C1' cells in the first nucleotide's frame, strides 16, 4: 500500500403502504413510511417480466421495470 472477504463503527438508499400528482398503460415524481440493501451507487449493455400498437399464430416497434437476473466502470470502513 493493492486485491479479496465482510465484522465493528461512521454513514447512505429507501419496498409494501397512505397522500397528492402525472401517464392511454404498465408505470414514474413530491412527501410520509421501513420490508431490506455491502454497492439497493452509475450504465438497459445482455436476457427476462410487464404495458401499449400492429397482428391469423408466432413475431416486430416502442415504453416500463431497472429492489428479477447477469455484465461494465466507480465507491465508504478496515477487524479476522
Nucleotide at each position: 500500500c493493492a486485491u479479496a472477504c465482510g465484522a465493528a463503527a461512521a454513514g447512505g438508499c429507501a419496498a409494501a403502504c397512505c397522500a397528492a400528482u402525472u401517464g392511454c398503460a404498465a408505470g414514474g415524481u413530491u412527501g410520509g413510511g421501513a420490508c431490506g440493501c455491502a454497492a439497493a451507487g452509475c450504465g438497459u449493455u445482455g436476457a427476462g417480466u410487464c404495458c401499449a400498437u400492429g397482428c391469423g399464430u408466432a413475431c416486430a416497434u416502442g415504453g416500463a421495470u431497472u429492489g428479477u437476473c447477469g455484465c461494465g466502470c466507480u465507491g465508504c470502513c478496515c477487524a479476522c
c-di-GMP-I riboswitch aptamer from a Phycisphaerae bacterium, 80 nucleotides, folded computationally.